Notes
Predicted 3D model of a 328-nucleotide part of an RNA (large-subunit ribosomal RNA, domain IV) from Roseomonas sp. CECT 9278. Its Rfam family is "Bacterial large subunit ribosomal RNA". Gene Ontology terms of the family: structural constituent of ribosome and ribosome.

[in-house]
Context: one part of a larger RNA
RNA sequence: CCAUGCUGAAGGAACUAGGCAAAUUGCCCGCGUAAGUUAGCGAUAAGCGGGACCCGUCCGUGGGCAACCAUGGGCGGGUGGCACAGACCAGGGGGUGGCGACUGUUUAGUAAAAACACAGGGCUCUGCGAAAUCGUGAGAUGACGUAUAGGGUCUGACGCCUGCCCGGUGCCGGAAGGUUAAAGGGAGGAGUGCAAGCUCCGAACUGAAGCCCCGGUAAACGGCGGCCGUAACUAUAACGGUCCUAAGGUAGCGAAAUUCCUUGUCGGGUAAGUUCCGACCUGCACGAAUGGCGUAACGACCUCCCCACUGUCUCCAGCAUGGGCUCA
Numbered sequence: 001c002c003a004u005g006c007u008g009a010a011g012g013a014a015c016u017a018g019g020c021a022a023a024u025u026g027c028c029c030g031c032g033u034a035a036g037u038u039a040g041c042g043a044u045a046a047g048c049g050g051g052a053c054c055c056g057u058c059c060g061u062g063g064g065c066a067a068c069c070a071u072g073g074g075c076g077g078g079u080g081g082c083a084c085a086g087a088c089c090a091g092g093g094g095g096u097g098g099c100g101a102c103u104g105u106u107u108a109g110u111a112a113a114a115a116c117a118c119a120g121g122g123c124u125c126u127g128c129g130a131a132a133u134c135g136u137g138a139g140a141u142g143a144c145g146u147a148u149a150g151g152g153u154c155u156g157a158c159g160c161c162u163g164c165c166c167g168g169u170g171c172c173g174g175a176a177g178g179u180u181a182a183a184g185g186g187a188g189g190a191g192u193g194c195a196a197g198c199u200c201c202g203a204a205c206u207g208a209a210g211c212c213c214c215g216g217u218a219a220a221c222g223g224c225g226g227c228c229g230u231a232a233c234u235a236u237a238a239c240g241g242u243c244c245u246a247a248g249g250u251a252g253c254g255a256a257a258u259u260c261c262u263u264g265u266c267g268g269g270u271a272a273g274u275u276c277c278g279a280c281c282u283g284c285a286c287g288a289a290u291g292g293c294g295u296a297a298c299g300a301c302c303u304c305c306c307c308a309c310u311g312u313c314u315c316c317a318g319c320a321u322g323g324g325c326u327c328a
Base pairs, nucleotide, nucleotide: 001323002322003321004320005319006318007317008316010314011313014312019309027051028050029049030048031047036041038157052079053078054077055076056075057074058073059072060071061070062069063068080084092307093306094305095304097302098301099299100298104116105115120155121154122153123152124151125150126149132141133140134139158294159293160292161291163224164223165222168221169220170217171216172215173214174213177212178211179210183206184205188201189200190199191198192197225243226242227241228240229239252286253283264280265279266278267277268276
């Protein structure tokens, strides 16, 4: 010096990206326990006290005919130690916010998460030799199932909700019409032959699906404006004008896991706060199942704060074990 432990004056997070690591707490009994809440929970919430041994007394339980043996508890008095759940084992706690409802699952060897899954919700396909999938095929899975079933896809408990747009793309429907392949059809024409003929080319016309066309459909893919003016201070604009669009973003939320300018502004917390919480709204570039906004409980998740506690630190010191190193 490295690894692993033990101890430490005063201070107590000043350390640091961050209390990382360590320390604190820890069991049982009694008391006591808030907001919130889906009334289950939160909860071992928080917080406070007791615990060894001896003696006395009272009440049990099991066994025994009984004497008695074993064992549990209440109350009172006392004894010893620094320490009585005496070692080992054995939750630190509280508050705010974000995300995800939850228990689960995951990158075998950098990621355990807010990612995946999930009950629940929706759309859509499928009438059974089902749809879908595998196989060239026979065949198989689906399923020894039958629409309360099976497949695909999106969302993701629960609560309140889920607005407008079908112009584009997709899907669905449409006995008309347009276009359109092979095929049918043969007006007409060509080659050759003396000819019969043979061989070609070929216009109308009849020809599916598809496309065009006409409709529907957004919990299908997706989309959801600009400029100018206006109120008796100013400011702002309920109001008006105009252009464009398929329609111009509704509710709710909002400097947000989204805010560039930005450490926005105001308030709170600190002596001091680019983080945090509450507001405002000027949303560069939120927004409603690519779900919106809430939400008790839950989380080795993330953020901020407080109490307790500490060698994380001020600032290091000593000790122990193993290794390294030096010498032999």